[in-house]
RNA sequence: GCCAUGUCUCAUGCAGUACAACGCUGUGAACCCCGUCAGGCCCGGAAGGGAGCAGCGGUAAACGGUACGUUGUAUGUGUAUGUAAGGCAUGGCCCC
Numbered sequence: 001g002c003c004a005u006g007u008c009u010c011a012u013g014c015a016g017u018a019c020a021a022c023g024c025u026g027u028g029a030a031c032c033c034c035g036u037c038a039g040g041c042c043c044g045g046a047a048g049g050g051a052g053c054a055g056c057g058g059u060a061a062a063c064g065g066u067a068c069g070u071u072g073u074a075u076g077u078g079u080a081u082g083u084a085a086g087g088c089a090u091g092g093c094c095c096c
Base pairs, nucleotide, nucleotide: 001093002092003091004090005089006088007087008086009085010082011081012080013079014078015077016075017074018073019072020071021070022069023066024065025064026063027062033058034057035056036055041050042049043048
């Protein structure tokens, strides 16, 4: 120097890990959200009606929880495929 093999780097696929969002779930509005509105109040001769506090239920913003699922981002995680070049290692051959 050449060849072969292996490996790393590259690209892609699949899975893993971490984070975030969505999903799920909890808390969550004295009143300025919704619904139902005891009591009381108002209208009415009455029947009834009206507004509506507390309470209860649901929810908004927000703050938590979280196994699974989905999406996205990242990677000295793993594996497979592709194939050109480069690095490294081993073996063989040739040359000095």
This is a predicted structure of a 96-nucleotide RNA (Bacterial small signal recognition particle RNA) from a Deltaproteobacteria bacterium. Its Rfam family is "Bacterial small signal recognition particle RNA". Rfam classes the family as a non-coding RNA gene. Rfam describes the family as follows. The signal recognition particle (SRP) is a universally conserved ribonucleoprotein involved in the co-translational targeting of proteins to membranes. Rfam links the family to the GO terms SRP-dependent cotranslational protein targeting to membrane, signal sequence recognition and signal recognition particle, plasma membrane targeting. The coordinates come from a structure-prediction model, not an experiment, and the mean pLDDT is 76. The model forms 96% of the base pairs in the Rfam consensus. The organism belongs to Myxococcia, within Bacteria.